[in-house]
RNA sequence: UCUUAUCGUGAGAGGUGGAGGGACUGGCCCUUAGAAACCUCAGCAACCGGCUUGUUUUGCAUACGUGCAAAGCGCCAAGGUGCUAAAUCCAGCAAGCGUACUAUGCUUGGAAGAUAAGA
Numbered sequence: 001u002c003u004u005a006u007c008g009u010g011a012g013a014g015g016u017g018g019a020g021g022g023a024c025u026g027g028c029c030c031u032u033a034g035a036a037a038c039c040u041c042a043g044c045a046a047c048c049g050g051c052u053u054g055u056u057u058u059g060c061a062u063a064c065g066u067g068c069a070a071a072g073c074g075c076c077a078a079g080g081u082g083c084u085a086a087a088u089c090c091a092g093c094a095a096g097c098g099u100a101c102u103a104u105g106c107u108u109g110g111a112a113g114a115u116a117a118g119a
Stems, first nucleotide, its partner, number of pairs: 001119007012041005020030003024092004042084003046081003049076003054073008088112001093109005
């Protein structure tokens, strides 16, 4: 850099530090009752890991006992990354529905972003 998948749950304290931060834009929030960043300890469980005698569905094979594969759910663990304000904080582009009739709301799909795995 590319591809695929997920992103409405969950999870914080201390020390150093001293003004920003929430990716961008517009909002709206957090923050001197201490932001970012760094360190220590702790926690959560998204992916990689394990269970197939945890379970469901589908397909193939079958000696009809069953076996294999795929997908989903469930459970275990916390090793590798990751994460620990607010739905990815909301919206941005497009379509549809609805409406007090053109304000605004809802749904879906994209775009962008973050994370993981593979190349």

Predicted 3D model of a 119-nucleotide RNA (SAM riboswitch aptamer (S box leader)) from Bacillus halotolerans.
Rfam family: SAM riboswitch aptamer (S box leader). From the family's description: The SAM riboswitch is found upstream of a number of genes which code for proteins involved in methionine or cysteine biosynthesis in Gram-positive bacteria.
NCBI's taxonomy places the organism under Bacteria, Bacillati, Bacilli, Caryophanales, Bacillus.
Model confidence (mean pLDDT): 77 of 100.